A computed fold for a 475-nucleotide part of an RNA from an uncultured bacterium, annotated as small-subunit ribosomal RNA, 3' major domain. Model confidence (mean pLDDT): 84 of 100. The RNAcentral record of the full RNA draws on ENA and SILVA.
Context: one part of a larger RNA
RNA sequence: UGACGGGGGCCCGCACAAGCAGUGGAGUAUGUGGUUUAAUUCGACGCAACGCGAAGAACCUUACCAAGUCUUGACAUCCUGCGACGGUGCUAGAAAUAGUAUUUUCCUUCGGGACGCAGAGACAGGUGGUGCAUGGUUGUCGUCAGCUCGUGUCGUGAGAUGUUGGGUUAAGUCCCGCAACGAGCGCAACCCCUAUCGUCAGUAGCCAGCAGGUGAGGCUGGGCACUCUGGGGAGACUGCCAGGGAUAACCUGGAGGAAGGUGGGGACGACGUCAAAUCAUCAUGCCCCUUAUGAUCUGGGCUACACACGUGCUACAAUGACGGUUACAGAGUGAGGCGAACCCGCGAGGGGGAGCAAACCACAAAAAGGCCGUCCCAGUUCGGACUGUAGUCUGCAACCCGACUACACGAAGCUGGAAUCGCUAGUAAUCGCAAAUCAGAAUGUUGCGGUGAAUACAUUCCCGGGUCUUGCACA
Numbered sequence: 001u002g003a004c005g006g007g008g009g010c011c012c013g014c015a016c017a018a019g020c021a022g023u024g025g026a027g028u029a030u031g032u033g034g035u036u037u038a039a040u041u042c043g044a045c046g047c048a049a050c051g052c053g054a055a056g057a058a059c060c061u062u063a064c065c066a067a068g069u070c071u072u073g074a075c076a077u078c079c080u081g082c083g084a085c086g087g088u089g090c091u092a093g094a095a096a097u098a099g100u101a102u103u104u105u106c107c108u109u110c111g112g113g114a115c116g117c118a119g120a121g122a123c124a125g126g127u128g129g130u131g132c133a134u135g136g137u138u139g140u141c142g143u144c145a146g147c148u149c150g151u152g153u154c155g156u157g158a159g160a161u162g163u164u165g166g167g168u169u170a171a172g173u174c175c176c177g178c179a180a181c182g183a184g185c186g187c188a189a190c191c192c193c194u195a196u197c198g199u200c201a202g203u204a205g206c207c208a209g210c211a212g213g214u215g216a217g218g219c220u221g222g223g224c225a226c227u228c229u230g231g232g233g234a235g236a237c238u239g240c241c242a243g244g245g246a247u248a249a250c251c252u253g254g255a256g257g258a259a260g261g262u263g264g265g266g267a268c269g270a271c272g273u274c275a276a277a278u279c280a281u282c283a284u285g286c287c288c289c290u291u292a293u294g295a296u297c298u299g300g301g302c303u304a305c306a307c308a309c310g311u312g313c314u315a316c317a318a319u320g321a322c323g324g325u326u327a328c329a330g331a332g333u334g335a336g337g338c339g340a341a342c343c344c345g346c347g348a349g350g351g352g353g354a355g356c357a358a359a360c361c362a363c364a365a366a367a368a369g370g371c372c373g374u375c376c377c378a379g380u381u382c383g384g385a386c387u388g389u390a391g392u393c394u395g396c397a398a399c400c401c402g403a404c405u406a407c408a409c410g411a412a413g414c415u416g417g418a419a420u421c422g423c424u425a426g427u428a429a430u431c432g433c434a435a436a437u438c439a440g441a442a443u444g445u446u447g448c449g450g451u452g453a454a455u456a457c458a459u460u461c462c463c464g465g466g467u468c469u470u471g472c473a474c475a
Base pairs, nucleotide, nucleotide: 001475002474004471005470007469008468009467010466011465012464013463015459019423020422022420023419026314027313028312029311030310031309032308033307034305035304042053043052064300065299066298068296069295070294073123077122078121079119080118081117082116083115086103087102088101089100090099091098092097105114106113107112125289126288128287129286130285134283135282136278137277138276139274141272146185147184148183149182150181151180152161153160154159165176166175167174191266192265193264194263196234197233199231200230201229202228205224206223210221211220212219237260240254241253242252243251244250316416320375321374322373323372324371325370326369332363333362334361337356338355342351343350344349382413387408388407389406390405391404392403393402429451430450431449432448433447434446435445
């Protein structure tokens, strides 16, 4: 000087408390451990691994296993020789592949080149090892308020001072003081979205005002007033008032205002810590394999199952379930696509093909909600697992191992021990919608809107952090 203390002072954070809804019990989905296996590929392991890499394992993916094959190789550059390659049919085979029949080039400066086959070696190749050799990227403390430097001063020196102190702030934010005076990286602001209002512009919106027309409808003429969309502006700055305070910074209350003291949200992550994570995104040193640790193909596995844990979904019902009827979104996506009307089917879906490269058409029905009715507290008209049968769709192919539909079957479950998680407002809770990935395959993820709470006395205690100080097992 740090680090540490079941030392002290001050302060903060959904940290406790006050509340709301959960997890832990059930069924199931998914990840992990373990076990099993020919293989169940690999990585991630307190917070900060475990719906994580994976934004999507039937083949492929795929890295694993078994069997069949190849050896200058599936991929790159160079040399020599020859020539199309490829397509189609047939034979063997599980395919890779091998054989056979047939068909068959392009450019050219005529040197050659593109492409393919054969040969020789230089070499290729490796998701093999080492993240404790590395780059890059990322997590975390933590959006915590800190981390430093120059000159000066003090100290023999390590170092100190500044950065401590009095106030204040979300903040090393600002004010005052001071052997310090300044400065840098952080904080804040500058950036984006959102909340209000003008202005400019109108192939979506409006009968608002005029005219036409319909069974109805912005349907048509016409118009941009309104809504909206998209540009460019205004607006919030403690600016104004009162009180407190050192007359300061600032705090409390008020006015006006769509918004008030950082308005709400996002992007943005200082010096560093954890030899943190990643050699399997990529790159890369060294080591290792080279007729195999490389490459290809078929099938299997990653989907196993006594069990244990994490994260979700669905429930246990009446603030409900079911039937009928009736409203109101936002954000997206669409050409190898979205696919309307209409017809068929109980349905998944099939036929159909209008329109739309989309404010124009489609996906598209929003759901919770409102109204009417049935159920009457029961393992039930709750709950839907499991199983049987019959189907639909995608796809070479749904046995291992897909999703969905109909009928039947109807299990556990009556609110969950110790313990434990999230959340302070358009939040929690609850309700549906969309997208990425994707042939198909979400209860996951990322977004979107609808309905919409309760509580916060306080900082004694638990956890984490900041700052000053104290002690000294430790460096």